The prediction has a mean pLDDT of 78. A computed fold for a 352-nucleotide RNA from an Anaerolineae bacterium, annotated as Bacterial RNase P class A.
[in-house]
RNA sequence: AGGGCUGACCGGGUGAUCGCGUGGUCAAGGCUACGAGGAAAGUCCGCGCUCCGCAGGGUACGGCGCCGGUUAACCGCCGGACGAGGUAACUCGAUGGCAGAGUGCAACAGAGAACGAAUUGCCCACGCGAGUGGGUGAGGGUGAAAAGGUGCGGUAAGAGCGCACCGGCAUCGCUGGUAACAGGGGUGGCCGGGCAAACCCCGCCGGGAGCAAGGUCAAGCAGGCGCAAGGGGCGACCCGUCCCAUUUGAGCGCCGGGUAGACUGCUUGAGGCUGUCCGUAAGGGCAGCCCUAGAGAGAUGAUCACCGCCCAGGAAUGGGAACAGAACGCGGCUUACAGGUUGACCCUGCUG
Numbered sequence: 001a002g003g004g005c006u007g008a009c010c011g012g013g014u015g016a017u018c019g020c021g022u023g024g025u026c027a028a029g030g031c032u033a034c035g036a037g038g039a040a041a042g043u044c045c046g047c048g049c050u051c052c053g054c055a056g057g058g059u060a061c062g063g064c065g066c067c068g069g070u071u072a073a074c075c076g077c078c079g080g081a082c083g084a085g086g087u088a089a090c091u092c093g094a095u096g097g098c099a100g101a102g103u104g105c106a107a108c109a110g111a112g113a114a115c116g117a118a119u120u121g122c123c124c125a126c127g128c129g130a131g132u133g134g135g136u137g138a139g140g141g142u143g144a145a146a147a148g149g150u151g152c153g154g155u156a157a158g159a160g161c162g163c164a165c166c167g168g169c170a171u172c173g174c175u176g177g178u179a180a181c182a183g184g185g186g187u188g189g190c191c192g193g194g195c196a197a198a199c200c201c202c203g204c205c206g207g208g209a210g211c212a213a214g215g216u217c218a219a220g221c222a223g224g225c226g227c228a229a230g231g232g233g234c235g236a237c238c239c240g241u242c243c244c245a246u247u248u249g250a251g252c253g254c255c256g257g258g259u260a261g262a263c264u265g266c267u268u269g270a271g272g273c274u275g276u277c278c279g280u281a282a283g284g285g286c287a288g289c290c291c292u293a294g295a296g297a298g299a300u301g302a303u304c305a306c307c308g309c310c311c312a313g314g315a316a317u318g319g320g321a322a323c324a325g326a327a328c329g330c331g332g333c334u335u336a337c338a339g340g341u342u343g344a345c346c347c348u349g350c351u352g
Base pairs, nucleotide, nucleotide: 001348002347003346004345006343007342008341009340010339012307013306014305015304016303017302018301020035021034022033023032024031025030026029037323041334042333044332045331046330047329048328049210050209051208052207061206062205063204064203065202066080067079068078069077070076081095082093083092084091085090096201097200102199103198104195105194119140120139121136122135123134124133125132126131148166149165150164151163152162153161167191168190169188170187171186172185174183175182176181214264215263216262217261223255224254225253226252227251230244231243232242233241234240271290272289273288274287275286276285277284278283309320310319311318312317
């Protein structure tokens, strides 16, 4: 210098004018404080909180699945192991049952896709011959995958049939590691293909519904109890008139449940920032500082000026700026995102 890999962060700034929401304040329409995000999104996991309920065991159903740690908890995160890819930094992996319990599945091709196969070939016997009977899994062919591999012996031809080495498996010890696992040794020709994000088996976890949860107060209408003969309209009074009542009770009072509505839950919390200590890390302890939306599912904006960024242009100047928007809260995951900043690391080339 070029290429790569991975982590963290920003997501325009300042001012003026007008406007919206919530709180405070008073002289009641002014003043003042605050007012979206890294994902507020998808609602995919896990919790807190609330009600129903009492969930001890089993079955069913669902989820998860290497090991250790972390956490309130997790299908999260951190560290490690194993496998795969890459020269490497690094990335990816639902990774228990080595599929040697059972059931099942495998397109096309192929004779055959698995408890024992015979298409071609090879060998033996019979037959003049076409062929028939038997042996073989070594050679060819098909396929993603074909019954350990190479060699020597052996044989009619062959074959773990025998042997040597290599690989796998089973089993018994050893060493290192908390463990997953790794390394190495002895014995056994044991050589039994793949798939469990197929059923299944094993282990662990899971009661349901959700803030429109739930709680408090409580008009009207209906109901119950008591008193009760009157009550109401036509503006007040009188007269008049009309309506509702007087056993089936107008009106008044009380009571319980409770609708509308109001208040609450509601935002100070597993909270944020800084420093320090422990830890490889995720994370944890301590100290100091900070308070930052809470609604009617409804506000959180607009315009202008200057500066910064990008594009075009010689200049003047002109144009552009992503994804998206709270609704009980929190920890994660996933997805979307113009442009920009920055840390560690790897490879190649050149120069000293």
The organism belongs to Anaerolineae, within Bacteria. A source record names the gene rnpB. The RNAcentral record of the sequence draws on ENA.